[in-house]
RNA sequence: CCAGACGGUCGGACGGCCGCGGGCGGUGCCAUGCACCGCUCGAGGAAAGUCCGGGCUCCACGGAAGCGAGGGUGCCGGGUAACGCCCGGCGGGUGCGAACCCAGGGAAAGUGCAACAGAAAGGACACCGCCGACGUCCCGGAAACGGGGCGGGCAAGGGUGAAACGGUGCGGUAAGAGCGCACCGCGGGUCCGGUAACGGGCCUGGCAAGGCAAACCCCACCCGGAGCAAGACCAAAUAGGGGCGACACGCGUCCGCCGGUCCGCCGGCGGCGCAGGCAUGCUUCCGUGCCGUCGCCCGGGUCGGUCGCGCGAGGCGCCUGGCGACAGGCGUCCCAGAGGAAUGGUCGUCGCCCGUUCUCCGGAACGGGGCACAGAACCCGGCUUACAGACCGUCUGGCACU
Numbered sequence: 001c002c003a004g005a006c007g008g009u010c011g012g013a014c015g016g017c018c019g020c021g022g023g024c025g026g027u028g029c030c031a032u033g034c035a036c037c038g039c040u041c042g043a044g045g046a047a048a049g050u051c052c053g054g055g056c057u058c059c060a061c062g063g064a065a066g067c068g069a070g071g072g073u074g075c076c077g078g079g080u081a082a083c084g085c086c087c088g089g090c091g092g093g094u095g096c097g098a099a100c101c102c103a104g105g106g107a108a109a110g111u112g113c114a115a116c117a118g119a120a121a122g123g124a125c126a127c128c129g130c131c132g133a134c135g136u137c138c139c140g141g142a143a144a145c146g147g148g149g150c151g152g153g154c155a156a157g158g159g160u161g162a163a164a165c166g167g168u169g170c171g172g173u174a175a176g177a178g179c180g181c182a183c184c185g186c187g188g189g190u191c192c193g194g195u196a197a198c199g200g201g202c203c204u205g206g207c208a209a210g211g212c213a214a215a216c217c218c219c220a221c222c223c224g225g226a227g228c229a230a231g232a233c234c235a236a237a238u239a240g241g242g243g244c245g246a247c248a249c250g251c252g253u254c255c256g257c258c259g260g261u262c263c264g265c266c267g268g269c270g271g272c273g274c275a276g277g278c279a280u281g282c283u284u285c286c287g288u289g290c291c292g293u294c295g296c297c298c299g300g301g302u303c304g305g306u307c308g309c310g311c312g313a314g315g316c317g318c319c320u321g322g323c324g325a326c327a328g329g330c331g332u333c334c335c336a337g338a339g340g341a342a343u344g345g346u347c348g349u350c351g352c353c354c355g356u357u358c359u360c361c362g363g364a365a366c367g368g369g370g371c372a373c374a375g376a377a378c379c380c381g382g383c384u385u386a387c388a389g390a391c392c393g394u395c396u397g398g399c400a401c402u
Base pairs, nucleotide, nucleotide: 001398002397003396004395005394006393007392008391009390010389012350013349014348015347016346017345018344020042021041022040023039024038025037026036027035028034029033044373048384049383051382052381053380054379055378056227057226058225059224070223071222072221073220074219075089076088077087078086079085090104091102092101093100094099105218106217110216111215112212113211127158128157129154130153131152134151135150136149137148138147139146140145166184167183168182169181170180171179185207186205187204188203189202190201191200192199193198231307232306233305234304241298242297243296244295245294246293247292250274251273252272254271255270256269257268258267259266260265276291277290278289279288280287314333315332316331317330318329319328320327321326351371352370353369354368355366356365357364358363
């Protein structure tokens, strides 16, 4: 210098003018309210998706434990308020490497699945092929034996497939085959190292036990439900409910409830029917609708208002412990709040990118355009997704020079 891996930081700067939201103070107006003035604070690394975990609040349950249903998690150890997150390690895979990726428990409990191709897809199979030892037949031969066929043997090679019943090599054989042996893989036992996952050594078994559990299932562990429109408080008009008082007040072979009872009934309340009253249509009949009136008080919810609501698993710096996630200590800071919802606009200078011209190739001048993704709403810890550009650190591979 080129190419790359990982981790982190920032994400336009300054000033003028105008404007917006919260808090505090002051002035004016009778005013807790309004207006004006001053000071001060005012978006993010993701405020987003709402996918996990928690705080907080209410609901259910007398307390504790367990079982079942449903959902979730799944190598080991640690961190944490907790997690499906993070850190460290183990195993497997990819890469020359720095590094990256993995739903990474159980398939010798059970059930199930595997299209197409292929002979055969789970105790399966022989299409091409190999063999002719064994049995038998034919031919040749005196015989040994040779040739051919059938029965048969084999699964090494070819072929199909995502996957073909251990792999490589030597021996062996008619040809072959864990048939025998060595190494690797796998199972069992044992010893050593490690907290563990796991790793290593030795002995042993000749291979039995294929794949899929983000298929059912089995095992272990975790989980009560709803969410700030949670929830708490104050509380209007109108209507409806209840209480008290004043005034008004008919009937029933009807129905229901309550109370009393000498069991015959009696009383009260409500309903229904008739009568009555009021309204309406000019009036009557008739029809329709409504039916105690007034006053005071009480309580509930609604409109509305207040709280919840930002001092918190808080930010920053240093020290200590730890490989690290993180924990502890000390110091320091106060840092938006809310309600359909403020955090903006414009001008100037500078920075970065692009274009044109000039150039002594270092750069300079001019011009217009651009400077991402995005917008808190109860809060916090994560994950995921979006993002122009700039910077820093550690490391890897390569080239050149010293």
Molecule: Bacterial RNase P class A
Organism: uncultured Rhodospirillales bacterium